Background
Bacterial large signal recognition particle RNA from a Thermotogales bacterium, 266 nucleotides, folded computationally. A source record names the gene ffs. NCBI's taxonomy places the organism under Bacteria, Thermotogati, Thermotogota, Thermotogae, Thermotogales. Its mean pLDDT, the model's own confidence on a scale to 100, is 77.
C1' cells in the first nucleotide's frame, strides 16, 4: 500500500423561551437526521455541566474532530415612520346645542299717543247672598202584610128554645215599616263649583278706562359680546403593534484547509 477484526467517535444542528447556570421534553428555523419509554408547579445535570434509562447500526473517514468563509434565520439596543388603543387638557381651529348681554341690520309695535307717572276698576283673598252640582230630609205616585194591621167579612164555628149575637179564616178594599220612581216649588248639609251681587281687605305683577307728558318700545330673525356644553380637529403624556434603518450577537446548511488510531495478515 492493500486485506481483516476492533477502538475513539457519530447516527443532528442553531435561535427563543426556562432555568443561578447547562442539556432535554415546548416553540422557531436549518433540511432528512436509528428504534422504544418517561420528562413543566418537570426530566437530567454543575463549569470536564451539551440529556436520563433500554437496544441498533456505522466506523478511521464523503461520515469522526479543529479552524476560517459565506450565511437561513433568531435575539438586544437606537433612530424613523405609520395606523390604531388608553389618559389628561378647552387649546377657542371648524361645525352645532343652550342661556345671558347688546340693540347695529331686517321685523313688530307706537303721535288713532311709546317707556314713563299717576288715578279708579278686575285679576286675589274672606263673609254673606244668589245661582249650581251632589247627597239627605220632606212631599207626590207606585208597590208593600199566610197569622201576630184595619175595615168588610161568603163559607165554615161558638152561644141561645128561638129572635139574635159573638170571634173570625180565606176573598176583596185599604195601610204600616220597607222598596221603587217622580219632583217646578220647600228644608238641611257639603263642594277641586261661578264670564253673578254685596260688604270688606289686599294689590308685586298683568289687563281694562281715566290724567299727565311727548318719542320711543320689543327682542322674533340676523350680526356681535360672554358664559356653559357637544362633535370633530389640536396638544402632551403612556404602554404596546406594524415597517424601515444603523449597530451588535448567537448562528442552520454550505465551501476551504488541516487533524486523528489498535491488532493480525500479505
Nucleotide at each position: 500500500u492493500c486485506c481483516c477484526a476492533c477502538u475513539a467517535a457519530g447516527c443532528g444542528g442553531g435561535g427563543a423561551g426556562u432555568u443561578a447556570g447547562c442539556g432535554g421534553u415546548u416553540c422557531c428555523c436549518u433540511g432528512u437526521a436509528c428504534c422504544c419509554g418517561a420528562a413543566a408547579a418537570c426530566c437530567g445535570c454543575u463549569a470536564c455541566a451539551u440529556g436520563c434509562g433500554g437496544g441498533g447500526c456505522u466506523g478511521a473517514a464523503u461520515u469522526c474532530c479543529c479552524a476560517c468563509c459565506c450565511g437561513a434565520g433568531g435575539c438586544u439596543u437606537u433612530u424613523c415612520a405609520c395606523a390604531a388603543c388608553g389618559g389628561a387638557u378647552g387649546c377657542g381651529g371648524u361645525c352645532c346645542u343652550c342661556g345671558a348681554a347688546u340693540g347695529a341690520g331686517c321685523g313688530g309695535u307706537g303721535u288713532u299717543g311709546a317707556u314713563g307717572a299717576u288715578u279708579g276698576g278686575g285679576u286675589c283673598c274672606c263673609a254673606c247672598g244668589c245661582a249650581u252640582c251632589g247627597a239627605g230630609a220632606a212631599c207626590c205616585c207606585g208597590u208593600g202584610a199566610a197569622c201576630c194591621u184595619g175595615g168588610u167579612c161568603a163559607g165554615g164555628c161558638c152561644c141561645g128554645g128561638g129572635a139574635g149575637g159573638g170571634a173570625g179564616c180565606a176573598g176583596c178594599c185599604a195601610u204600616a215599616a220597607g222598596c221603587g220612581g217622580g219632583u217646578c216649588a220647600u228644608c238641611u248639609c257639603g263642594g277641586g263649583u261661578g264670564a253673578c251681587g254685596u260688604g270688606g281687605g289686599g294689590u308685586a305683577g298683568c289687563c281694562c278706562a281715566g290724567u299727565c307728558g311727548g318719542a320711543g318700545c320689543u327682542g322674533g330673525c340676523u350680526g356681535u359680546u360672554c358664559g356653559a356644553g357637544g362633535a370633530c380637529g389640536g396638544u402632551c403624556c403612556g404602554g404596546g403593534g406594524u415597517g424601515a434603518a444603523a449597530a451588535g450577537u448567537c448562528g442552520a446548511a454550505g465551501g476551504u484547509g488541516g487533524g486523528u488510531g489498535u491488532g493480525g495478515g500479505a

The sequence is in RNAcentral, with records from ENA. Rfam family: Bacterial large signal recognition particle RNA. Rfam classes the family as a non-coding RNA gene. A reference for the family is Rosenblad et al. (2003), "SRPDB: Signal Recognition Particle Database", Nucleic Acids Res.